This is a predicted structure of a 73-nucleotide RNA (transfer RNA) from a Clostridia bacterium. Model confidence (mean pLDDT): 81 of 100. Its Rfam family is "tRNA". The source organism's lineage runs through Bacteria, Bacillati, Bacillota and Clostridia.

RNA sequence: GCUUCUAUAGCUCAGUAGGUAGAGCGCAGCCAUGGUAAGGCUGAGGUCGCGGGUUCGAUUCCCGCUGGAAGCU
Numbered sequence: 001g002c003u004u005c006u007a008u009a010g011c012u013c014a015g016u017a018g019g020u021a022g023a024g025c026g027c028a029g030c031c032a033u034g035g036u037a038a039g040g041c042u043g044a045g046g047u048c049g050c051g052g053g054u055u056c057g058a059u060u061c062c063c064g065c066u067g068g069a070a071g072c073u
Base pairs, nucleotide, nucleotide: 001072002071003070004069005068006067007066010025011024012023013022019056027043028042029041030040031039049065050064051063052062053061
């Protein structure tokens, strides 16, 4: 330098032939217990990496940039 993959909650990851984003763990509160752990219920937490384009509408499609991973030279 070229090619491919990847970026979504604090962490690990789903998601969608375009229609107002989810799980597990973690965190907070409550229930329960003599108390703790385990368990049950509820909740908070995300401009879906950044900037443009297409569209009535983009996390999803297109272009560029940035970070990460792999391969080739």